Small-subunit ribosomal RNA, central domain from an uncultured bacterium, 341 nucleotides, folded computationally. The prediction has a mean pLDDT of 87. The RNAcentral record of the full RNA draws on ENA.
Context: one part of a larger RNA
RNA sequence: UUGGGCGUAAAGGGUGCGUAGGCGGCAAUUUAAGUCCUUGGUGUAAGUGCAAAGCUUAACUUUGUGAUGCUAAGGAAACUGGAUAGCUAGAGUUAGAUAGAGGCAAGUGGAAUUCCAUGUGUAGCGGUAAAAUGCGUAAAUAUAUGGAGGAACACCAGUGGCGAAGGCGGCUUGCUGGGUCUAUACUGACGCUGAGGCACGAAAGCGUGGGGAGCAAACAGGAUUAGAUACCCUGGUAGUCCACGCCGUAAACGAUGAGUACUAAGUGUUGGAGAAAUUCAGUGCUGUAGUUAACGCAAUAAGUACUCCGCCUGAGUAGUACGUACGCAAGUAUGAAACUC
Numbered sequence: 001u002u003g004g005g006c007g008u009a010a011a012g013g014g015u016g017c018g019u020a021g022g023c024g025g026c027a028a029u030u031u032a033a034g035u036c037c038u039u040g041g042u043g044u045a046a047g048u049g050c051a052a053a054g055c056u057u058a059a060c061u062u063u064g065u066g067a068u069g070c071u072a073a074g075g076a077a078a079c080u081g082g083a084u085a086g087c088u089a090g091a092g093u094u095a096g097a098u099a100g101a102g103g104c105a106a107g108u109g110g111a112a113u114u115c116c117a118u119g120u121g122u123a124g125c126g127g128u129a130a131a132a133u134g135c136g137u138a139a140a141u142a143u144a145u146g147g148a149g150g151a152a153c154a155c156c157a158g159u160g161g162c163g164a165a166g167g168c169g170g171c172u173u174g175c176u177g178g179g180u181c182u183a184u185a186c187u188g189a190c191g192c193u194g195a196g197g198c199a200c201g202a203a204a205g206c207g208u209g210g211g212g213a214g215c216a217a218a219c220a221g222g223a224u225u226a227g228a229u230a231c232c233c234u235g236g237u238a239g240u241c242c243a244c245g246c247c248g249u250a251a252a253c254g255a256u257g258a259g260u261a262c263u264a265a266g267u268g269u270u271g272g273a274g275a276a277a278u279u280c281a282g283u284g285c286u287g288u289a290g291u292u293a294a295c296g297c298a299a300u301a302a303g304u305a306c307u308c309c310g311c312c313u314g315a316g317u318a319g320u321a322c323g324u325a326c327g328c329a330a331g332u333a334u335g336a337a338a339c340u341c
Base pairs, nucleotide, nucleotide: 004312005311006310007295008294012309014200015199016198017197021193022192023191025087026086028084029083030082031081033080034079035076036075037074038073039072040071041070042069048066049065050064051063052062053061054060090190091187092186093185094183095182096181097180098179102176103175104174105173106172107171108170109153114148115147116146117145118144119143120142124135125134161168162167205246206245207244208243209242210241214240215239219235220234221233222232257308258307259306260305261304262303265286266285267284268283269282270281271280272279273278290297291296314341315340316339323334324333325332326331
């Protein structure tokens, strides 16, 4: 609950596509469903609104007259809706350019770590606040050459770019999605939002099979300490990587839903157009009006308005219980109450 809100107080769905629904540009003709006007019928009484009257007043009572509703007939045509035929400013198509870590797949490169082999070389190395565990005379560390293998791509690199979000970074090739600008031509409202639904969705985790250099939950040891199930050190398994299939959650954040229009300036930067002035599309900072509880926001709004969706309603109990759905499981989604303050 006909109210007020959602950056930080409770509250924007993780993101997109899209069904129903809701809403929807300019102008003409028509219709008359909504809408408006007139009249009739009905609408028991009481009650209720208004105006009077009666009990000394009031409550109360009485009288009169109305209102909302339903229905029929006639009328109006601005607005909303329907129909018809149009328009081009929204939306889209075409043409020419163009930037980009957008996606998928294949191939390939160098640096570094580790390991292996060989040479040189000899007693230490490593690690810390200090040590010790550890490695090393079976020749380590160091150094040189060769080889193996996996993972990640220094510099460029930038409040730079791209993507709906998650996210994306060596190089080359193939396939492929989207954007921006310019210009004419074309379609002619084809649009916006979007309950359900479908798809995508970091990390961790799960299943099967590979792979495994480094790192590293668990675990072991050494320290520290009163203790030390930690912080530090030496090791080290899942995992991290690949393929396929699940999971479906995050401080999935701009803690800010999407769309459209309007509202001072200044100054960077990215991509176009233009000879330039300038302008279009992004991305930052400062800032006026306005707004805000304040902080702040301020044309990338948290300003001014409209449309549609999601969500909130004291704290705890609790994102728990129960039920249902999904999942191999972990669990996820939906989601209370008693009671306490």